[in-house]
Context: one part of a larger RNA
């Protein structure tokens, strides 16, 4: 170190619980508000805060009612102070009070009235006042005005999504609609609305996707009315008319009605506050807002406690529920039932007052019956209806009727017929919704669930903002919350005590990851997906032929998921653990099993009855079926076609329907997570870009334009020299600004910086404050830059669960069967549809399918052939023919030809798109046999349509590929086992389970490693155990030829000569540079020479010959096995050792060898049995386990439920028991039912815990050291001394911003990158003082708002008067002192300012640059005064240090270095000198030059009139300039303005130092 056991820590799962949610039902209510709402702010308590209540009358005041003993709300206990039977607290009705806001209102708008009153006489407009009303908020529902896009159409434009989302206006408790100019169809109905049905029908529709009625029928509820007009009366007006208006009567209809005129006739009824007219009261009966009464139990046992158990009772119109120390009808609250209201509110109830209304039929034919209307044209919209034949309805523009003898409609239009009467209005119920109140219920959740929120939750926190948005429940019955002792500074711990138990506040149970400790076994020669099979030893337990733990050693063995042809793969995903996390629901369709009824089945909406919930009955409108055929008319067991009585097509012969359940589909988000995008409405210019207004800033140095002056010069000029002058998108260079280079950094100091350099630095410069414009928009010296760390279209919310032919993930078990990677079509190729292949159910069963054999067929492939075609191809021959060239030639003709083409003969020969031929297989048919089921038909459900390798036949490619395309077969895919070392696709072989059985296959038998021997050859290379062309006296076998005892081959000995140095050539060439020739002689043989050699000769050698030797020699070819060829990057070519066989070629006989076959035993499926079968991905089918909840039945439990930890039991599995421990209150079993029902993986979500790792880091390298103090403790705190750093700052003042950080005392848990006695931390107390500083009460800029007004679908936009708005204008204070903390504010002293309206005028009032002046300021030097130093190298009448000031006309006063006293003084005492020079150059309306020509208004002054006396309010004021702002931080960044000393120096550069401040928290 590993495994195991035990004990703990850690963590917060699980179980149990529920205060809180979620859903539904019923009832109520459906608004609140100028009598000030909703919402908010601030207050209010004895005491700080949150919640609740309330409002300066402030957890409350007054009155009535209820109630009856305690009370002063809650977190949250205690204390303090009080109230209460003279009735408190509390509940309830009414009243009072009700701060500041907010519609927010001293306003505005409208109605009505009155007064007043312009141009303009009356009048009107306008103005003033009053009355009444409106305004705003609120969840959904409603009506209207505007109105998307994603999406779907597999693209997209009409279309769809959808009149949806969203914006806006307005209303009500409902809204809207509504009493036919309507439907219908030859019959009729009789307002509207809603439900069922009609019906997914008729239709509409790129006739695509999709959209989609109505009539009729059944129900709910029911309700009808009023005006205008004609006519009459009356009043009024003037333009006096055929006029107009007000009021009253009259009148309201479609079988037309009414008026007018005429004639005739009539009854006492009806209605009402909701339309039809309208106001109110009373009573009765209810209801709501507090309440009251309300039955019945004891004993024993266990226990901490009894509601448990046992026993004995009781109540019940009450056995709903909750509580009480465990489970309670009888303990408590309640429950059933009964009762109750001073007061307020209320009822669609009843009654009475009260109020209102009503008459019919007829004749006559004069009057009336809704006008810029109906209708038409053009263009749109809505109707289910997309312009269509498009009616009907509505709108814009433009036209434009009729009056009952009329008009509209009936889906273009016309006629007939029928229905109705527009252009005026009102109308309950039935219907929709729920911010809210009351009651009830739930096969809803139970703390990662249920609301985001069980709790101080829309909180903490984030963001400029719109907006986004958490986590977090449980001690115990009761705090009985650990007195007391010990250790410790505390925190904490150890005892003791409480309790049933420490359950001890981080508290119920208390799992896992993870971290420890103790013990048992094991481990230091060992190579390991960590297991599994076998197994010794050791330890422990045990009644054990036993078990548990460990595991030396041996065999085998490359994780899981996903995706793939194929993954150990070096392809994806996962750190680990726990919890959460994905095929659901509704409607419709279809199929199946089941159930009901059936020569039919069934109800829908709705109604009635009843119940705690369920349910029962009615309801036959409708639907399906019962008849089909046809385009239809139509006919009908037939019909259509057709001339057909013909044929053919479709039918006739079968029983359906309703319900719940299961499979699948459609429409819906439809298995879950995931875009980039599109559209709508808002929020942002505190960042940044640009613009507007108003302010500010730029050390110092250099150069020296124009102009001017003087001189020269000219007739005058021009021109020119010197000076003066001070221009410039001039030069150098700080502040400031920018960001070119490099390094560092890059889990930073910093989400863009630092360091060292760099560019600009009077300008198109930089910067502060205020303001403007914005999302297809702004802005842009233009980079697609910037628009809040976001930009080729910001951010937030919504449509929204957009869509995703794409990727990933998808959760328990077993059983049976089991694919595909092909075809066709496809804007299709990684997607689909249909077919093929799989499965389940039903059916038909036949030689239907399959195999073998036989017989009979057609074919044009392999092969073959081509003197058989078409084409290709090579010789030879030839008196075929033609042409070319050469020769000859006047012409004719001829000759030659190793040239070209062609014919014939002979020989050779190729072909996928040649065939005179032509198989084997395959295919078709028939017959017999075999096998017993494959087959076939119909219906439900799929998956697959990326394939891979091997063999054979082929195409492409290069007769390459582990390449690519086909065909046939096989394996893998989806297949384990054995072999091939390892190795999907090769060889063998198809795993139901068990066995320490047997036999075999491929392949093997020396060892690793199970099994072997024999015989005959070959190989010598470790070939075996990678490889070619090519090479080679390797070796074996075979064949051929030649030579050979008449002596071969090789060796050795000898010869190898002569003409001749052949000729030529050459300087030479003699066998041997080269050319030509290559004869002849002698010989046994010997080249006019094979090679070496020489200048040329020479020399050596070979061929050739003889001798010696004595048997085979030489060459070529075939076959077997070997050799070389053989060089690559870590060492790698039998699997290793080794092997001469244990290699190779044969032969023989054995053996080993698999999950094959067999044997024995078991399980399951199919089948009556006999028997057969059981590998499996996608997938189909079946059977089960478990979780939560419900019902019924039946059980367990404080003598201990669930959960958790262990456990040698049971089951084929999912799983189920037992016992012990812990735990402390609930939980099972059986049957049936219902689901938020099963997780190891989605770069999943939430929480917890590891690893890296005790590692990196601790934030500018300006720096510390010592002593003393305090304290439990000191590197860090305090004091002192020394040292270091900044010093145009790292010092001082101040705007913005922050908001108590300021000062004092105390503290140390957390914050502080370590410690801390310390702090910008925590607690407590204290602190900010103004007429003259700043702001408001003054003014105006850019700009903002904006009475009236103009414009606009609405919201709203613009804008006059006016108001607001600083960064600017505008009245007045200085010095000294003082506090722990404030001071131009307090104190002392001395000053100063300020008054009302209107008009006019003045003024206010302005740029940039430059120089000059300049008594402010600051510094320096000198002088004077005081003090000190010289000791040891230097300095010695020199040096160093400090002071030499202020007020006042003055007198004088204050201050003053130092000294003295006492130990810190409220300002202790004393106290010298107290003069001068130089430099600098603020404010400065001045001056000069220049061109770009440089705010507004008020205060103020003057004029017009008069008089006198006062006022000074409110707000800010602490601290902070970086550790307090902005950057997530005590962050190396950023942040406007003023002052800013000395030396050297041009300088605010740089370096060193004053004052002052720091040493940067390890």
């Nucleotide at each position: 170190g590993g495994c195991g056991u035990g004990u703990g820590g850690g963590g917060g799962a699980u179980g149990u619980c529920u205060u809180g949610g979620c859903g539904c039902c019923a009832g109520a209510a459906g608004g609140c508000g100028a009598u000030g709402a909703a919402g908010g702010g601030c207050g209010u308590g004895g005491a700080a805060g949150g919640c609740u209540g309330c409002g300066a009358a402030a957890a409350g005041c007054c009155c009535g009612g209820g109630g009856g003993a305690g009370c002063u709300g809650u977190c949250a206990a205690a204390c303090g102070a009080g109230c209460u039977u003279u009735g408190a607290u509390c509940c309830u009705g009414g009243g009072a009070u009700c701060c500041c806001u907010g519609a927010a209102u001293u306003a505005c708008u409208g109605u009505u009235c009155a007064c007043u009153g312009a141009a303009u006489a009356c009048a009107u407009a306008g103005g003033u006042g009053a009355u009444c009303a409106g305004a705003g908020c609120g969840a959904a529902c409603g009506u209207g005005g505007g109105g998307a896009a994603c999406u779907g159409a597999a693209a997209c434009a009409u279309c769809u999504c959808a009149g949806u989302a969203c914006c806006c206006a307005c209303a009500g408790g409902a809204a809207g609609a509504g009493a036919a100019a309507g439907c219908a169809a030859g019959a009729g109905c009789g307002a509207c609305u809603u439900c069922c049905c009609u019906a997914g029908u008729a239709g509409c529709g790129g006739c695509g996707a999709g959209c989609g009625a109505a009539c009729a029928g059944g129900a709910a509820a029911a309700a009808g009315c009023c005006c205008a007009a004609a006519c009459c009366g009356u009043c009024g007006g003037c333009a006096u008319g055929u006029c107009c208006g007000g009021c009253g009567g009259g009148g309201u209809u479609g079988u037309g009605g009414g008026g007018c005129u005429c004639a005739c006739a009539u009854g006492u009824g009806g209605a009402g506050u909701u339309a039809c007219a309208a106001a109110u009261c009373u009573g009765a009966c209810g209801g709501u807002u507090a309440g009251a009464a309300g039955a019945a139990u004891c004993c024993g046992a266990u226990g901490g406690a009894a509601u448990u158990c046992g026993g004995a009772g009781c109540c019940a119109a009450a056995g709903a529920g909750g509580g009480u120390g465990a489970c309670a009808g009888c303990c408590c609250c309640g429950u059933a039932u009964u009762c109750g209201a001073c007061a307020a509110c209320u009822g669609a109830u009843c009654a009475g007052a009260c109020u209102c209304c009503g008459u019919g039929a007829g004749a006559a034919a004069c009057c009336c019956c809704g006008a810029g209307u109906a209708g038409g044209g053009c263009c749109g919209g809505u109707c289910a209806c997309g312009u269509g034949g498009a009616a009907c309805c509505c709108g814009g523009c433009u036209u434009g009727a009729a009056u009952c003898c009329a008009g509209g409609a009936g889906g273009c239009c016309c006629a007939u017929c029928u229905c109705c009467u527009a252009a005026g209005g009102c109308u309950a119920a039935g219907u929709a919704c729920u911010c809210u109140c009351u009651g009830g219920c739930g096969a809803c959740c139970g703390a990662u669930a249920g609301u985001g929120a069980a709790a101080a939750a829309g909180u903490a926190g984030c963001g400029c903002g719109a907006g986004c948005g958490a986590a977090a429940g449980a001690u115990g019955a009761a705090a009985a919350g650990c007195a007391c002792c010990c250790c410790g500074g505390a925190a904490g711990g150890g005892g003791a005590g409480u309790u049933a138990a420490a359950a001890g506040g981080a508290c119920c149970u208390g799992a896992a990851a993870c971290c420890a400790c103790a013990c048992g076994c094991u481990u230091a020669c060992a190579a390991g997906c960590u297991g599994u099979c076998g197994g010794a030893g050791c330890a422990c337990a045990u009644u054990g032929u036993u078990g548990u733990g460990u595991g030396a050693c041996g065999g085998c063995g490359u994780g899981c998921c996903u995706u793939u042809u194929g993954c150990a793969u070096a392809a994806u995903g996962a750190u680990c653990c726990a919890g959460c996390g994905a095929g659901u629901u509704a409607c419709c369709g279809u199929c199946g099993a089941c159930g009901g009824c059936c020569u039919g089945g069934u109800u829908a909406a709705a109604g009635c009855c009843u119940u705690c919930a369920g349910g029962g009955c009615u309801g036959u409108a409708g639907c399906c079926u019962c008849a089909g055929g046809g385009a239809a008319a139509c006919c009908g067991a037939g019909u259509c076609u057709g001339a057909a009585u013909a044929g053919g097509g479709c039918g006739a012969u079968a029983u359906g329907u309703c319900g719940g359940c299961g499979g699948c589909g459609g429409u819906a988000g439809a298995c879950g997570c995931g875009a980039a995008a599109c559209c709508c409405g808002g929020u942002g210019a505190u960042c940044u870009a640009c613009c507007c207004a108003u302010g500010g800033g730029c050390a110092g140095g250099u150069u020296g334009a124009a102009g001017c002056g003087c001189g020269g010069g000219u007739a005058a000029g021009a021109c020119u020299g010197c000076g003066u002058g001070g221009a410039g998108g001039a030069c150098c260079g700080a502040a400031c600004u920018c960001a070119c280079u490099a390094a560092u950094a890059u889990u930073g100091a910093a989400a863009a910086a630092u360091u060292a350099g760099g560019g600009g630095a009077u300008g198109a410069c930089c910067u502060g404050u205020g303001g403007g414009g914005a999302g297809g928009a702004g802005u842009a010296a233009a980079a697609g830059u910037c628009u809040a760390a976001u930009c080729a279209a910001a951010c937030c919310g919504g449509g929204a669960g957009a869509u995703a032919g794409c990727u990933c993930g998808u959760u328990c078990u077993c059983u049976c069967c089991g694919a595909a990677a092909u075809a066709a079509c496809u804007u299709u190729a990684g997607g689909g549809u249909u077919a093929g292949c799989c499965u389940c159910g039903a059916g038909u069963c036949a030689c239907u399918a399959c195999g073998u054999u036989a017989u009979g067929g057609g074919g044009g492939u392999a092969g073959a052939g081509c003197u058989a075609c078409u084409g290709a191809c090579u010789u030879g021959g030839u008196u075929u023919g033609g042409g070319g060239c050469c020769c000859u030639u006047c012409c004719c003709a001829g000759g030659g030809u190793a040239c070209c083409c062609u014919g014939c003969c002979u020989a050779u020969c190729c072909a996928a798109a040649c065939u005179c031929c032509g198989a084997a297989u395959a295919c078709c048919a028939u017959a017999a046999c075999g096998a017993c089921u494959a087959c076939c038909u119909c219906g439900g459900g799929a998956g697959u349509u990326a394939g891979u390798c091997c063999a054979c036949g082929u195409g492409g490619g290069a007769g390459a590929a582990g390449c690519u395309g086909c065909g046939u077969g096989g394996u893998c895919g989806a297949g384990a086992g054995g072999g091939a070392a390892a190795c999907a696709a090769c060889c063998c072989a198809g795993a139901u389970c068990g066995c320490c059985u047997g036999c075999u296959a491929a392949g093997g038998c020396c060892c690793c490693u199970a099994a072997a021997a024999u015989u005959u050859g070959c190989u010598g290379a470790g070939u075996c155990a990678c490889a070619a062309a090519g090479g080679a006296u390797g070796u074996c076998u075979g064949a051929a030829u030649a030579c050979u005892g008449u002596g071969a081959c090789a060796g050795c000995c000898g010869g190898g000569a002569u003409g001749u140095u052949g000729g030529c050539u050459u300087a030479g060439a003699a066998g041997c540079a080269g050319c030509c020739a290559c004869c002849a002689u002698u010989u046994a043989a010997a080249a006019a020479g094979u090679g070496c050699g020489u200048a040329a000769u020479a020399g050596c050698u070979u061929a050739c010959c003889g001798g010696u030797c004595g048997a085979g020699u030489a060459u070529u070819c075939u076959g077997g096995c070997a050799c070389c060829g053989a060089u690559a990057a870590u060492g790698a070519a039998c699997g290793g050792g080794a092997g001469u066989a244990a290699g190779c070629a044969a032969a023989u006989u054995g053996c080993c060898g698999a999950a094959g076959c067999a044997g024995c035993g078991g399980g399951c499926u199919c089948g009556c049995a006999a028997g057969a079968g059981c590998g499996g991905u996608a997938g189909g089918a079946g059977a089960g386990c478990g979780u939560c909840c419900u019902g019924a039945a039946u059980g367990c439990c404080u003598u201990g439920a669930a959960g958790c930890g262990a456990u040698a039991c049971c089951g084929u599995g999912a799983g189920g028991a037992u016992u012990c421990g812990u735990g402390g209150a609930g939980c099972g079993u059986u049957c049936a039912g219902g689901a938020g029902u099963g997780a190891u993986u989605a770069u999943g979500c939430u929480g917890g815990a590891a690893u890296a790792a005790g590692u990196a880091a601790c934030g500018a390298u300006a720096a510390a050291g010592c002593a003393g103090g305090u304290g439990a403790g000191a590197a860090u705190c305090c004091u002192g001394c020394u040292c270091g750093c900044c010093g145009u700052a790292a010092g001082c003042c101040u705007a913005a911003g922050g908001u108590u950080u300021c000062c004092u005392g105390g503290g140390g848990a957390a914050g502080g990158u370590a410690a801390a006695u310390c702090c910008g931390c925590c607690c407590a107390g204290g602190g900010u003082u103004a007429g003259c500083c700043g702001g408001u009460c003054c003014c105006u800029u850019a700009g903002u708002c904006g009475a009236g007004g103009c414009c606009g679908a609405a919201a709203g936009g613009c804008g006059u008067a006016g108001a607001c708005g600083a960064u600017g204008g505008a009245a007045a204070g200085c010095a000294g002192g003082u506090u722990a903390a404030u001071a131009u504010u307090c104190c002392u002293g001395c000053g100063c300012c300020u008054a009302u309206u209107g008009u006019g005028g003045g003024g206010g009032a302005c740029g940039u640059u430059g120089g000059a002046c300049g008594a402010a300021u600051a510094g320096a030097g000198a002088u004077c005064g005081g003090g000190g130093a010289g000791u040891u190298g230097g300095u010695u009448u020199u040096c160093c240090c400090c002071g030499u000031a202020c007020c006042g006309c003055a007198a004088g006063g204050u201050c003053g270095a130092g000294c003295c006293c006492c130990u810190g003084g409220u300002u202790g005492g004393u106290g010298a000198a107290g003069u001068c020079u130089c430099u600098u150059g603020a404010a400065g309306u001045a001056c000069a030059a220049c061109c770009a020509a440089g705010a507004a208004a008020a205060g103020c002054c003057c004029a017009c009139a008069u008089a006198a006396u006062a006022u000074g309010a409110c707000c800010g004021u602490a601290c902070u300039a970086a550790a307090a702002c902005u950057g997530a931080c005590a962050c190396a960044g950023g942040u406007a303005g003023g002052c800013g000393a000395g030396g050297c120096g041009c300088g605010u550069a740089g370096c060193c130092u004053c004052a002052g401040g720091c040493g940067c928290u390890c």
Predicted 3D model of a 1562-nucleotide part of an RNA (large-subunit ribosomal RNA, half A) from a Planctomycetaceae bacterium.
The prediction has a mean pLDDT of 81.
Taxonomically the source falls in Planctomycetaceae (Bacteria, Pseudomonadati, Planctomycetota, Planctomycetia).
Its Rfam family is "Bacterial large subunit ribosomal RNA". Rfam links the family to the GO terms structural constituent of ribosome and ribosome.
The RNAcentral record of the full RNA draws on ENA.